[in-house]
RNA sequence: AACGACUUUUGGGGGUGCCCUCAGGGCUGAGAUCAUACCCUUUGAACCUGAUCCGGAUAAUACCAGCGAAGGGAAAAAGAGUUUGUAAACA
Repeated sequence: AACGACUUUUGGGGGUGCCCUCAGGGCUGAGAUCAUACCCUUUGAACCUGAUCCGGAUAAUACCAGCGAAGGGAAAAAGAGUUUGUAAACA
C1' cells in the first nucleotide's frame, strides 16, 4: 500500500406464510407482525419483480428444486489476518 473469507460499533434495508378444534395448537425455517428478536448491508439470494410461473412432494403452504452467469436492492469506520514493496537495525 492493497485485499475475498473474520470480528466490533453506529446507521440503514427486509420478511412474517400454510393448516386445524381458532383460547390455542401443528409444519418448515435464522426469523412466521413487534420478536424490539432474526437476517442482510455493494464481498449484496436478506428481500423484491418475473409469479395467480414451472417440476417433485405434502394435511396444506415459496415445503424442496428450477427460474438465477435474469433484473432491482440498503453504509461507513476500526481491529485482526493475508499478500507485496521499501527503509533501518540485528545476525
A computed fold for a 91-nucleotide RNA from Rikenella microfusus, annotated as TPP riboswitch aptamer (THI element).
Lineage of the source: Bacteria > Pseudomonadati > Bacteroidales > Rikenellaceae > Rikenella.
It matches the Rfam family "TPP riboswitch aptamer (THI element)". For this family Rfam cites "Structure of the eukaryotic thiamine pyrophosphate riboswitch with its regulatory ligand" (Thore et al., Science, 2006). Rfam's curators write: Vitamin B(1) in its active form thiamin pyrophosphate (TPP) is an essential coenzyme that is synthesised by coupling of pyrimidine and thiazole moieties in bacteria. The previously detected thiamin-regulatory element, thi box was extended, resulting in a new, highly conserved RNA secondary structure, the THI element, which is widely distributed in eubacteria and also occurs in some archaea.